[in-house]
């Protein structure tokens, strides 16, 4: 110095006026203080948080996930590792269980698309010939894919028919937690592809979302249709002249998250309960709201994801939804004039919280750093 | 803020368990009928299956992102 590869960070800066949302003071005018992102996004995934079920168990439906071990509240994230593919290499990619449980698919093309078959080719026999018969899977041809490769032998031609590699597939060993490696012995090859088709195996998963949900306050017809579910009986006590009517207990019915069964508590059991539509009023304030798996530093363990311990800080909470303007300086980019030195213009990627966290993903001018690899030059 | 569904010819919609050249009414164009026009009749054009990657021998189908369109929601009695 040129090609690459990985990790990370910044994404205008600093000053003065003037504005805007929150919050402490303050009788007020005012004064101090804080104030957007690496994705604040998609809403893909996981969890807090809260209603629905008073609380749990099974089992089926559906959704998901998918090598092995770890890590977390949790995850389909992340970290190592393993296999498999790509690069000379630093590296990078990979929904990576199961195709002997079943089912069902594999268009055209081709002789055959999965119980294997024979078009043409090769070889045997009959036959003058064309042919028929058989053998045959090495060649050819069809196809995305043709039934283990590659050599030797070996046949009439041929062929795992026979051997030697390879590779399949079974069983021991060794090593490792495991995925798996690797060796050894056997089988002559039985097991094409496709589960991002159904599906079977493990393994997770109740449902809904701050417009959840809790108080107040104002206004209206506690209005109208339709469905569901209605099993009571006995016994004490008290009151009554009596019908009856209160209470309380028994036995039975009855209630409940997609659906059934079930375990203990529990309400109801005689006039309403409760689901679905349509109607009828409001368009207000408070609360959930922001101090949390929080951010910074330091120590410690770890290979790393990440964990503990200490110190230290508080960092936005708005609802017709603030977070913004102008100057001036300097940076970074881009035209121009100028030999230069330096002037003039123009102007700042992507995007912007809305309950809150961990992620994945995508979007993103332009610059910076650190490490590493290939290949040239020079010393 | 939240939940859902949707895009295929100029418009309105099929298109099954993934197959060969994506199709149907409307519409447009050209010829026939007709002096003309309508009608009807025959014939043709015209699709990046929303845009990108995958998965498979093959995608309008199936997966994942992207973009763009619609719908739905509060609260009181």
């Nucleotide at each position: 110095c040129c090609a690459g590869a990985a990790a990370g960070c910044c994404g205008g800066a600093u000053a003065a006026c003037c504005g805007c949302g929150g919050g402490a003071c303050g009788c007020a005018a005012g004064u101090c203080u804080c104030g957007a992102g690496g994705a604040a996004a998609g809403u893909c995934c996981g969890g807090g948080c809260u209603c629905c079920g008073g609380a749990g168990a099974a089992a089926c439906a559906c959704g998901g996930u998918g090598c092995c071990g770890g890590u977390u509240a949790a995850c389909g994230g992340c970290c190592g590792g393993c296999g498999g593919g790509g690069g000379c290499g630093a590296c990078c990619c990979c929904a990576g269980g199961g195709a002997c449980a079943g089912u069902g698919c594999c268009a055209c093309a081709g002789a055959a698309a999965a119980u294997a078959u024979a078009c043409c080719g090769c070889c045997g026999u009959c036959g003058c010939a064309a042919g028929a018969c058989g053998g045959u899977a090495a060649g050819g041809g069809u196809g995305a894919a043709a039934a283990g490769g590659u050599g030797c032998g070996g046949u009439a031609a041929g062929a795992g028919c026979g051997c030697a590699c390879c590779g399949c597939g079974c069983g021991g060993c060794u090593g490792g937690c495991a995925a798996c490696a690797g060796g050894c012995g056997c089988g002559g090859c039985a097991c094409g592809g496709a589960a991002a088709a159904c599906c079977c195996c493990a393994c997770c998963g109740g449902g809904a979302g701050c417009a959840a949900g809790g108080c107040c306050a104002a206004a209206u017809a506690g209005g109208g249709a339709g469905g569901g579910c209605c099993a009571g009986u006995c016994c004490g006590u008290g009151c009554g002249c009596a019908a009856g009517c209160a209470c309380g207990g028994g036995c039975g019915g009855g209630c409940g998250c997609g659906u059934u069964u079930u375990u203990c508590a529990g309400c109801c059991u005689u006039u309403g309960c409760u689901c679905u539509c349509c109607g009828g009023g409001u368009u207000g304030g408070c609360u959930g709201c922001u101090u949390g798996a929080g951010g910074c530093g330091g120590c410690a363990g770890g290979a790393g994801a990440c964990u503990g311990c200490c110190g230290u800080c508080c960092c936005a909470g708005a609802c017709g939804a603030a977070u913004g303007g102008u100057u001036a300086u300097c940076c970074a980019u881009g035209c121009c004039c100028g030999c230069a030195a330096g002037g003039g213009c123009a102007g700042g990627a992507c995007a912007a919280a809305a309950c809150c966290c961990g992620g994945c993903u995508u979007a993103c001018a332009g610059g910076c750093u650190u490490u590493c690899u290939g290949g040239c030059c020079u010393a | 803020g939240g939940g859902c569904g949707g895009u295929u010819a100029g418009c309105u919609c099929a298109g099954u368990c993934g197959g060969c050249u994506a199709g149907a009414g409307c519409g447009u164009c050209a010829c026939a009928u007709u002096g003309a026009c309508a009608u009807u009749g025959u014939g043709a054009a015209g699709g990046u299956c929303a845009g990108a990657g995958g998965u498979u021998c093959a995608a309008g189908u199936c997966c994942u992102c992207u973009a763009c369109c619609g719908c739905c929601c509060a609260c009181c009695a």